[in-house]
RNA sequence: UGAGUCGGCCGGGCGGCCGCGUGCGGACUCGAUCCGUCCGAGGAACGUCCGGACUCCACAGGGCAGGGUGCUGGCUAACGGCCAGUCGGGGUGACCCGCAGGACAGUGCCACAGAGAACAGACCGCCGAUGGCGGCCGAUCGCAAGGCCGGUCGCACAGGUAAGGGUGCAACGGUGCGGUAAGAGCGCACCAGCGCCCGGGGUGACCCGGGCGGCUCGGUAAACCCCACCCGGAGCAAGGUCAGACAGGGAGAGGCCGGCCCGGCCGCAGACACUCCCGGGUAGGCCGCUGGAGUCGGCGGGCAACCGCCGGCCGAGAUGGAUGGUCGCCACCGGAACCGCAAGGUCCCGGUACAGAAUCCGGCGUACAGGCCGACUCACCAC
Numbered sequence: 001u002g003a004g005u006c007g008g009c010c011g012g013g014c015g016g017c018c019g020c021g022u023g024c025g026g027a028c029u030c031g032a033u034c035c036g037u038c039c040g041a042g043g044a045a046c047g048u049c050c051g052g053a054c055u056c057c058a059c060a061g062g063g064c065a066g067g068g069u070g071c072u073g074g075c076u077a078a079c080g081g082c083c084a085g086u087c088g089g090g091g092u093g094a095c096c097c098g099c100a101g102g103a104c105a106g107u108g109c110c111a112c113a114g115a116g117a118a119c120a121g122a123c124c125g126c127c128g129a130u131g132g133c134g135g136c137c138g139a140u141c142g143c144a145a146g147g148c149c150g151g152u153c154g155c156a157c158a159g160g161u162a163a164g165g166g167u168g169c170a171a172c173g174g175u176g177c178g179g180u181a182a183g184a185g186c187g188c189a190c191c192a193g194c195g196c197c198c199g200g201g202g203u204g205a206c207c208c209g210g211g212c213g214g215c216u217c218g219g220u221a222a223a224c225c226c227c228a229c230c231c232g233g234a235g236c237a238a239g240g241u242c243a244g245a246c247a248g249g250g251a252g253a254g255g256c257c258g259g260c261c262c263g264g265c266c267g268c269a270g271a272c273a274c275u276c277c278c279g280g281g282u283a284g285g286c287c288g289c290u291g292g293a294g295u296c297g298g299c300g301g302g303c304a305a306c307c308g309c310c311g312g313c314c315g316a317g318a319u320g321g322a323u324g325g326u327c328g329c330c331a332c333c334g335g336a337a338c339c340g341c342a343a344g345g346u347c348c349c350g351g352u353a354c355a356g357a358a359u360c361c362g363g364c365g366u367a368c369a370g371g372c373c374g375a376c377u378c379a380c381c382a383c
Base pairs, nucleotide, nucleotide: 001379002378003377004376005375006374007373008372009371010370012330013329014328015327016326017325018324020040021039023037024036025035026034027033028031042354046365047364049363050362051361052360053359054235055234056233057232061262062261063260064259066231067230068229069228070227071085072084073083074082075081086100087098088097089096090095101226102225106224107223108220109219110218123165124164125161126160127159130158131157132155133154134153135152136151137150138149140147141146173191174190175189176188177187178186192216194213195212196211197210198209199208200207201206239287240286241285242284248278249277250276251275252274254266255265256264257263294313295312296311297310298309299308300307301306331352332351333350334349335348337346338345339344
């Protein structure tokens, strides 16, 4: 200098005018009016995909069913998140990616192609030792026809063969030597893989080393299933309260607690109570509501996620739902013109994203104009 990897951060600023919402103060003609003043969206407020707080149902119990998670160890209120590691894969490298338990518990499936797809398979090829058929030769029996025995040659009929070809994502280890009729872990050596045992390291996943074995066992669990762990339901329109309006009527001894069982709670004849149904009315106020597993700094522990202590800081709370518009200057980016050898300067035009609270919090995922900072890697060059 070029190409890259990872992490963190910002995401317009100032001013004028107009406008909106809560709170506070004031004014009067007391109206959900006017005036003044304070404050008023985000890194994702988003998707609502996980997890929790909180509320009600019972104080949330047991089992079954159902759902979820899935290498190991930690962090956390919890998690499907995060951190550190292991294993596997990718990259020259910094580094990145992984829905990563079990396929010797059982069941199922493996399209097309192919002869054959799981304890397989003979399509081509090879062989045809052995058996069969045929020719020839020899020995032997018989008068002969012929029989029988042996040798040899042929056929490829029985059959053998998984070396080679071919199909396929996948064809039941690889190389070599022996062996054979041809072949084959059939035998042997080495290698790969699997299982078992021993020693060492690690909390563990797992790693390192040695020995033995049969010689070889396919894949699929985002198929059923098995194993381990976790999960009660509904949700702030939760839930509570005040005010107003209306027209009552009917049913019930049982009702409620997730789908079932157990178990439990409330009630039990009296009703203006309770629950349900029909009908009718209203569609308002207030609480919940925003200071919290908060954030920043320092110190300490830990590789880290994170935790502890001390100190500082923290003024959205709307409910047809406010947080905006416009102008000027500046900033940044892109383009045109002019000046300048160049660095650059002047001026003009255009652009400045994604998106927007609705009970709160921790994550994940996704969107995003433009810009800043740090660490590291590779290549080349110079000293």
The RNA shown here (Bacterial RNase P class A) has 383 nucleotides and comes from an Acidimicrobiia bacterium. Its mean pLDDT, the model's own confidence on a scale to 100, is 77. Rfam family: Bacterial RNase P class A. Rfam's curators write: Ribonuclease P (RNase P) is a ubiquitous endoribonuclease, found in archaea, bacteria and eukarya as well as chloroplasts and mitochondria. By type it is a ribozyme.